């Protein structure tokens, strides 16, 4: 540094209208909001410095998300390369 297993792990509407459906959820179309912690993009304190390069939990909100579940940056423990 990478992979795997276990545990922890935030924010924001179960939003409104239509279709589908027995109803709801889900999915599809439309609408105006919201979040920041997959991924992506931007700035650059800093590291390094001839050049090249690395680089945030900051900024954007393209993507994603806004009951639960799932996902989830990151953290801890263990195993392997």
């Nucleotide at each position: 540094u990478c992979u795997c297993g276990c545990g922890g792990g935030a924010g924001a509407g179960a939003c409104c209208g239509g279709g589908u459906u027995u109803c709801g959820a889900g999915c599809c179309c439309g609408g105006a909001g919201c979040c920041g912690a997959a991924g992506g993009c931007g700035c650059a304190a800093c590291c390094g410095c001839c050049c090249c390069g690395g680089a945030a939990a900051c900024g954007c909100u393209c993507a994603g998300g806004c009951a639960a579940a799932a996902g989830g940056a990151c953290c801890g423990c263990g195993a392997g390369g």